[in-house]
The prediction has a mean pLDDT of 83. Predicted 3D model of a 1481-nucleotide RNA (small-subunit ribosomal RNA) from an uncultured bacterium. Rfam family: Bacterial small subunit ribosomal RNA. The sequence is in RNAcentral, with records from ENA, Greengenes and SILVA.

RNA sequence: AGAGUUUGAUCCUGGCUCAGGAUGAACGCUAGCGGCAGGCUUAACACAUGCAAGUCGAGGGGCAUCGCGGGUAGCAAUACCUGGCGGCGACCGGCGAAAGGGUGAGUAACGCGUGAGCAACGUGCCCGUAUGUGGGGGAUAGUCAUUGGAAACGAUGCGUAAUACCCCGUAACACAUUUCCCCGCAUGAGGAGAUGUUGAAAGAUUGAUUGCAUACGGAUCGGCUCGCGUGCCAUUAGGUAGACGGCGGGGUAACGGCCCACCGUGCCGACGAUGGCUAGGGGUUCUGAGAGGAAGGUCCCCCACAUUGGAACUGAGACACGGUCCAGACUCCUACGGGAGGCAGCAGUGAGGAAUAUUGGACAAUGGUCGGAAGACUGAUCCAGCCAUGCCGCGUGCGGGAAGACGGCCCUAUGGGUUGUAAACCGCUUUUGCGAGGGAGCAAUAAGAGUCACGUGUGGCUCGAUGAGAGUACCUCGCGAAUAAGCAUCGGCUAACUCCGUGCCAGCAGCCGCGGUAAUACGGAGGAUGCAAGCGUUAUCCGGAUUUAUUGGGUUUAAAGGGUGCGCAGGCGGCUUGUUAAGCGGGAGGUGAAAUGCCGGCGCUCAACGUCGGAAGUGCCUCCCGAACUGGUGAGCUUGAAUGACUCUGCCGUGGGAGGAAUGUGUAGUGUAGCGGUGAAAUGCAUAGAUAUUACACAGAACACCGAUUGCGAAGGCAUCUCACAAAUACGUCAUUGACGCUGAGGCACGAAAGUGCGGGGAUCAAACAGGAUUAGAUACCCUGGUAGUCCGCACAGUAAACGAUGAUAACUCGCUGUUGGCCCGCAAGGGUCAGUGGCCAAGCGAAAGCGAUAAGUUAUCCACCUGGGGAGUACGACCGCAAGGUUGAAACUCAAAGGAAUUGACGGGGGCCCGCACAAGCGGAGGAACAUGUGGUUUAAUUCGAUGAUACGCGAGGAACCUUACCCGGGCUCGAACGGCAAGCGAAGGACUCAGAGAUGGGAACGCCCCUCGGGGCGCUUGUCGAGGUGCUGCAUGGUUGUCGUCAGCUCGUGCCGUGAGGUGUCGGCUUAAGUGCCAUAACGAGCGCAACCCUUGUUGUCAGUUACCAGCGCGUAAAGGCGGGGACUCUGGCGAGACUGCCACCGUAAGGUGAGAGGAGGGGGGGGAUGACGUCAAAUCAGCACGGCCCUUACGUCCGGGGCGACACACGUGUUACAAUGGCCGGUACAGAGGGGAGCUACCUGGCGACAGGGUGCAAAUCUCGAAAGCCGGUCUCAGUUCGGAUCGGAGUCUGCAACUCGACUCCGUGAAGUUGGAUUCGCUAGUAAUCGCGCAUCAGCCAUGGCGCGGUGAAUACGUUCCCGGGCCUUGUACACACCGCCCGUCAAGCCAUGAAAGCCGGGGGUGCCUGAAGUUCGUGACCGCGAGGAGCGACCUAGGGCAAAACUGGUAAUUGGGGCUAAGUCGUAACAAGGUA
Repeated sequence: AGAGUUUGAUCCUGGCUCAGGAUGAACGCUAGCGGCAGGCUUAACACAUGCAAGUCGAGGGGCAUCGCGGGUAGCAAUACCUGGCGGCGACCGGCGAAAGGGUGAGUAACGCGUGAGCAACGUGCCCGUAUGUGGGGGAUAGUCAUUGGAAACGAUGCGUAAUACCCCGUAACACAUUUCCCCGCAUGAGGAGAUGUUGAAAGAUUGAUUGCAUACGGAUCGGCUCGCGUGCCAUUAGGUAGACGGCGGGGUAACGGCCCACCGUGCCGACGAUGGCUAGGGGUUCUGAGAGGAAGGUCCCCCACAUUGGAACUGAGACACGGUCCAGACUCCUACGGGAGGCAGCAGUGAGGAAUAUUGGACAAUGGUCGGAAGACUGAUCCAGCCAUGCCGCGUGCGGGAAGACGGCCCUAUGGGUUGUAAACCGCUUUUGCGAGGGAGCAAUAAGAGUCACGUGUGGCUCGAUGAGAGUACCUCGCGAAUAAGCAUCGGCUAACUCCGUGCCAGCAGCCGCGGUAAUACGGAGGAUGCAAGCGUUAUCCGGAUUUAUUGGGUUUAAAGGGUGCGCAGGCGGCUUGUUAAGCGGGAGGUGAAAUGCCGGCGCUCAACGUCGGAAGUGCCUCCCGAACUGGUGAGCUUGAAUGACUCUGCCGUGGGAGGAAUGUGUAGUGUAGCGGUGAAAUGCAUAGAUAUUACACAGAACACCGAUUGCGAAGGCAUCUCACAAAUACGUCAUUGACGCUGAGGCACGAAAGUGCGGGGAUCAAACAGGAUUAGAUACCCUGGUAGUCCGCACAGUAAACGAUGAUAACUCGCUGUUGGCCCGCAAGGGUCAGUGGCCAAGCGAAAGCGAUAAGUUAUCCACCUGGGGAGUACGACCGCAAGGUUGAAACUCAAAGGAAUUGACGGGGGCCCGCACAAGCGGAGGAACAUGUGGUUUAAUUCGAUGAUACGCGAGGAACCUUACCCGGGCUCGAACGGCAAGCGAAGGACUCAGAGAUGGGAACGCCCCUCGGGGCGCUUGUCGAGGUGCUGCAUGGUUGUCGUCAGCUCGUGCCGUGAGGUGUCGGCUUAAGUGCCAUAACGAGCGCAACCCUUGUUGUCAGUUACCAGCGCGUAAAGGCGGGGACUCUGGCGAGACUGCCACCGUAAGGUGAGAGGAGGGGGGGGAUGACGUCAAAUCAGCACGGCCCUUACGUCCGGGGCGACACACGUGUUACAAUGGCCGGUACAGAGGGGAGCUACCUGGCGACAGGGUGCAAAUCUCGAAAGCCGGUCUCAGUUCGGAUCGGAGUCUGCAACUCGACUCCGUGAAGUUGGAUUCGCUAGUAAUCGCGCAUCAGCCAUGGCGCGGUGAAUACGUUCCCGGGCCUUGUACACACCGCCCGUCAAGCCAUGAAAGCCGGGGGUGCCUGAAGUUCGUGACCGCGAGGAGCGACCUAGGGCAAAACUGGUAAUUGGGGCUAAGUCGUAACAAGGUA
């Protein structure tokens, strides 16, 4: 110090989350020791038991009790008596009990903190000073007696003491009145004097002392008052009757409405009163760089409280934790009459809770109370016990040791890696532990003794009992590595990785997210990482978060500028000068407790911890100094502001008057059949005369052109002309005032449209509504009508995307160019200036888009507003409103995003340009029929599997009768059908023939006897073993191959440049091209993969070569024939070349290039065809062609065999064949190819057969032999019909292949002769040697279901105006809420489950207040016939009050039938609202 997370990617905004520290913690796993600290955060809930406040005999009467002494009795033990002594229960009295200890309920307060004040006060014990301490009296407790009661507790009577109580005397500095002096800011204080009044005491003793009283002073501790500070809510805005003040009293230690009588009506409040909720405050603690934020446990200070509420008494002090009285609740005892109690003291118990300890020891120390002291008491305190609750420290060994052991885990596995110097083993040490021994400090001193100092007494020094903790800390010795390591994590953030298991299951998760068969994310293992006697988790706080922003944020579009103006308060404010000193600056004084924190020492072996010193403590108070700035005040100024006069301008406002066009209506005329409306229609209107047209009339509303980037206004808004009234800006000049200013919470006013009320008006248009259409539906869009409304007056309402999505004011900061109003210069053109209104830009700003003197730049002031999305501008409350509704305005719950700008794509029922048999123009088909074939479906024992929009369906398959074959049934085998290695055994290998069987297979069996170095080898069989085998799964684990976009023109890179960046540029633009093909232009310059070319073929030609091809000339020869000799001319064959490049010409064009029936040429602008397929897309296809990871089967999911099936058949689809006929069918005759094939082959020729074919037979491994055309042409016939078309189907007879044609072959012949007469919607191919048509060949193959596929040639067209439309594609641009990319995204109702919440008849509570009734104890007052000599008291009454009762209302919770919406939830329903012009922006 940052990081993760919104996106395909980017920048920004913005939230969520993490890494850090902390804790009185809790939970899980684990645990050796010590030191120091801490330990009911919940029920201020209830408490058994014990202890926590007593002490003094040197105050007193005394003697229950103990001891001693004495006495009596007794042998004694012992009993009894005796206050004589030590002492002492209870009692009177004094002091203490108001401290210490606990808790945080209440309290938002002078409670606390801080600083002041008291001239308005008190103060026991302590200190100092002064004085005094005289006399007297009556009671009372205890005790004793009697007596009540269960008890607690009393009652009556006799007698009695005091340092208890009372009276008298004396005493003033007390009180009252008064005189003088003096001080203070003031109220007032102080000093001196006079008079009057009230009013004291206590003694004890061991003879040293110590008490007592009064007054003054000190110290300490308190009381009261004030300034400032000290939570949240305004959805709490008004509160208040002793309330605020005065005068006079009362009361108090003291001031004071503290209380009372009277008088006045004040007082508090937006600088937040009152009310509600929450809370003890501070020193400090945690965190943070700090400013801040959060907390207030332990320790210290203050406050409050003591079962709840009230009250006083005593006292120096209390309204009193371990006191009293009363009332309430609760618990306990009871004889039922009545009593007792208060752990928020220390332990402890129950309960609550996630959770918090011992019914311990000691007064040794420190401190407290009492006492003269000894001493007593002390759950304060000091110690110990429990708990890893925290902090700190120590240990669990150290050194050596590689065969890098064993074992584990992993891998590419005869080996390697890792665990790992880790272990073993060797040596060493002994903290800790165990055993033994020693053993502290804490202790100072008291009484007392001695001694010294000075003056009775006090102080110093020396000695002098006492240790709970504890035989603890610590030290020494011995033993022995011995007694001691875990927890969490390992996908990223975040250090640390592999295997197995699991298979969207189980589970994980702080956020993002993992898991659906190869999970570094689940569980286990190995390993690693981090921390370590702990480690993790949870909870909470701060941080990170500049995410509430004072330091230190924002508001055009991300959340956020109020709709606009005026303006009170408030905030801020021009120039000069004087003064003041509140702010401000400096210096000084006081205070800011200690502890804590920081710095520096010191002490525990170190540390934690403790201790000493220092600085600091940013604050408050007081004094002094200063005077720049801010403020106050005085004087002035004119530039800000305002006013007057003059000039101008405008759709500025209000009221009145006027006008024409249009529309509608009425009347009348002309006129006739339609009008109107739409995408097309219909509803509607019209023969009762519409629409159209003419004339006249009426009504209401709005003002064309001008008109604009114009003008005016604060905004909303404002437009025919004119009048009146009223207002305003601007400019120029002069004059006046002299800071009068800016902003502006509340407030007031204005405020489009729609809406509301009342009254008018009503032409047009037009929510609602009706009808007609559209549609699956159409409560819409379209059409025909049509009411509120639209218009006017008055009154409400108060909101808008009220927008420049940009608050107001002021100042400053380059330029260019329009325009409106004014002024100035100028003849004009033009220029200058002020105020407005536009465009483009520099700097700057901004996330970017953009803004840019009209700022979103740079500054200043003031106001308003924002703080993740949803819930929600909702609910509740309040205010406003007639209502509709508006203003103000949450929470629970839920999500990890929501969002802005820009980028690249994709998409659009967006745009532009362009291309393609894409359309159009044509030709021929498909879709109808029959058949063939493939597919779906169905069926089946099986109908094996795959391919499924385009890009599956005559596809894998270029050959399913067996085989193939993967499927089914049945029968067999298990080293297996094939192959390799090793070992053992046997045997040549082989095998005619034969038996059983469907066969596989099994059995029999003649015959047969390899090589050899004699070890063995080859081959076969058997057994064992290691490798097998699988067309089983996963094409979504893969390789390879392939389809498609698409032979479309695209896809990229390097460097440079631009941009924060994604990215852009280049590749865009213009022209051109088939082409990102070129040219020009150009922040780009180049390059790569594609295009093109190079390759093959075809078309022309040259040359070379010439057999099997060819044959012109020569010769031979035939019936004929290159048949033969020969030839190298021609054709042809096949090598090498040539040729075509817009090269030439003309025109257009800058060029590239285009055009031209141009020239030439076989060919002309790419000549035709092929091969060649960029980056990529479709998780496209294929694990069944092959290969391959993983998984699965192993007497079977392997393998062999027989048979069956893949050929089924109601049906549906695709692809084809043949047809429906005369451009034809049939018959006869006749002509011409190319490319291929051929040895288990092709076969001439001959013979037979109608024929398929058969029997002979010859040539040919092929330019030699062979297979071989059809359409065509010539002639004939048929004459439009289910035919001489068509040939399906069926019957019969055959041929061929083959082990075998039943399921299930092809072909031939004879016979039979089905559908079909040109095919609906729709749809396919093709642009020239093409379509169409005709036949031929080949692969596979025994044969063939081939009408398929791949090739070959023959004959040989039509049409293209053109690019509007359909489809596909390319480029540019635009919009986007899409990016799985439109087969996208996404909205609302309904249905289901869950969750929180609003309303609600009611029901149940809670706190506070009000009124009325009642009213304990108690203070005070009054009375007091009773008691008392008296002082006084009992009693009674009054006021007040706690509490109780009754009542009405407000507030605030809980709950509730039902109800409202909201949120969330893989695959529900209905539609399609939004995002593209989202199909009606």